[in-house]
């Protein structure tokens, strides 16, 4: 140096012929219980790794570039 991959909530991951961004786990709050634990029920939490461009609309597509692996020289 080149080529292929991953990046989305606190974690762990789902979302693609481009149309409002989601699950489980956690966290908080309530219920239920003499308590706790378990169980139910609700809210918050995201400028989807940066940017720019394509479009009426971008997690998506194009490019640059960060970071982690992997190969290859």
């Nucleotide at each position: 140096g080149c080529u292929c991959u991953u990046g989305u909530a606190g974690c762990u991951c789902a979302g693609u012929a481009g149309g409002u961004a989601g699950a489980g786990c956690g966290u908080u709050a309530g219920g239920c219980u003499g308590u706790u634990a378990a169980c139910c029920u609700a809210c918050a939490g995201g400028u989807c790794g940066a940017a720019u461009g394509u479009u009426c609309g971008a997690a998506u597509c194009a490019u640059u570039c960060c970071a982690g692996g992997a190969g290859c020289g």
The RNA shown here (transfer RNA) has 73 nucleotides and comes from an archaeon. Its Rfam family is "tRNA". The coordinates come from a structure-prediction model, not an experiment, and the mean pLDDT is 80.